Predicted 3D model of a 75-nucleotide RNA (transfer RNA) from Candidatus Beckwithbacteria bacterium GW2011_GWC1_49_16. The coordinates come from a structure-prediction model, not an experiment, and the mean pLDDT is 80. It matches the Rfam family "tRNA". By type it is a transfer RNA. Rfam describes the family as follows. Transfer RNA (tRNA) molecules are approximately 80 nucleotides in length. The organism belongs to Candidatus Beckwithiibacteriota, within Bacteria.
[in-house]
RNA sequence: GGACCCGUAGUGUAGUCGGUUUAACACGCAUCCCUGUCAAGGAUGAGAUCGCCGGUUCGAAUCCGGUCGGGUCCG
Numbered sequence: 001g002g003a004c005c006c007g008u009a010g011u012g013u014a015g016u017c018g019g020u021u022u023a024a025c026a027c028g029c030a031u032c033c034c035u036g037u038c039a040a041g042g043a044u045g046a047g048a049u050c051g052c053c054g055g056u057u058c059g060a061a062u063c064c065g066g067u068c069g070g071g072u073c074c075g
Base pairs, nucleotide, nucleotide: 001074002073003072004071005070006069007068010027011026012025013024019058029045030044031043032042033041051067052066053065054064055063
């Protein structure tokens, strides 16, 4: 330098034939209940505008281009 894959709450993932109203699940976190206390269990809640920029479209996490970071392979 070239090809391909990945990037989504604090962590790990799902969602990728574009559309429903809220981006979902687990763990973690906060408050409350339960308990003599802790853990476990129950209820509620906060937290990501989907790496970044731009384009297409009535509408983009999803399609297209560029770019950054990580990985694998080739030279």